[in-house]
Context: one part of a larger RNA
Molecule: large-subunit ribosomal RNA, domain VI
Organism: candidate division TA06 bacterium JGI_Cruoil_03_38_101
RNA sequence: CGUUUAGAGACUUGAGGAGAGCUGUCCUUUGUACGAGAGGACCAGGAUGGACGGACCUCUGGUGUACCUGUUGUCACGCCAGUGGCACAGCAGGGUAGCUAUGUCCGGAAGGGAUAACCGCUGAAAGCAUCUAAGCGGGAAGCCCCCCCCAAGAUUAGGUCUCUCGUUUCCUGCCUUCGGGUGGGAAACUAAGGUUCCUCAGAGAUUAUGAGGUUGAUAGGCGACAGGUGUAAGCGCAGUAAUGCGUUCAGCUAAGUCGUACUAAUAAACCGAGAAG
Numbered sequence: 001c002g003u004u005u006a007g008a009g010a011c012u013u014g015a016g017g018a019g020a021g022c023u024g025u026c027c028u029u030u031g032u033a034c035g036a037g038a039g040g041a042c043c044a045g046g047a048u049g050g051a052c053g054g055a056c057c058u059c060u061g062g063u064g065u066a067c068c069u070g071u072u073g074u075c076a077c078g079c080c081a082g083u084g085g086c087a088c089a090g091c092a093g094g095g096u097a098g099c100u101a102u103g104u105c106c107g108g109a110a111g112g113g114a115u116a117a118c119c120g121c122u123g124a125a126a127g128c129a130u131c132u133a134a135g136c137g138g139g140a141a142g143c144c145c146c147c148c149c150c151a152a153g154a155u156u157a158g159g160u161c162u163c164u165c166g167u168u169u170c171c172u173g174c175c176u177u178c179g180g181g182u183g184g185g186a187a188a189c190u191a192a193g194g195u196u197c198c199u200c201a202g203a204g205a206u207u208a209u210g211a212g213g214u215u216g217a218u219a220g221g222c223g224a225c226a227g228g229u230g231u232a233a234g235c236g237c238a239g240u241a242a243u244g245c246g247u248u249c250a251g252c253u254a255a256g257u258c259g260u261a262c263u264a265a266u267a268a269a270c271c272g273a274g275a276a277g
Stems, first nucleotide, its partner, number of pairs: 001153001006164007016150002019147001022050007034039001052107005060101004067094005072087006111145003118138004166189010193271004197213005218264003221260005227253003234247005
């Protein structure tokens, strides 16, 4: 821009396209059918794996550049104590959210249709025979559906539901009981609603998408809790001291959960009305 005639919000149909499609072992049937024996099934049912794929983070782990702790050297805060900087994140032990696999769950199926090789029925040409010539069946991990995903620019541009369908001014035709009524054209305002802008996000390169913008829990802060670390500082006591014990399951605490307008989403601008009634 279009979707031949309004605009808007939601939900969809599926032309077409894309994906998936794998397979082992064991058990029952059954030591049965078969076979002299050795051996050893079809059909049917069940269990459990491998590889591959998708999703997810409850569990098991990984990561988690500064969440907690320990600790070395050195410098600084006047000193002690307590802290901070630097040394790969100084090193080391743990670790929330998120991300993640080696972790967890799920998938291939079942079913329908038309067939291939092949197996048949009926059956002539050709009194027989013959699956084929007319006709009719069966028959594959393959084909078309079924399953998952995209999908109306599918220009054949689809469908359903709901919402808004008003106001003013100017020009002009007709009617008029002179109050006005009714058409056409143009410009604007607003409606449902949308956009810009702003706070953000399980969304993200930008864009888009989604949650919000005071009639507000969108982000930050704050409070509580969860989770993490592992018992802070100060003081007291014991010890010559290092240190230990008590106060103390303390103190500190990122991305988590719930709450709370304290801070910031201010203020505003723009778009938006048909050949409907």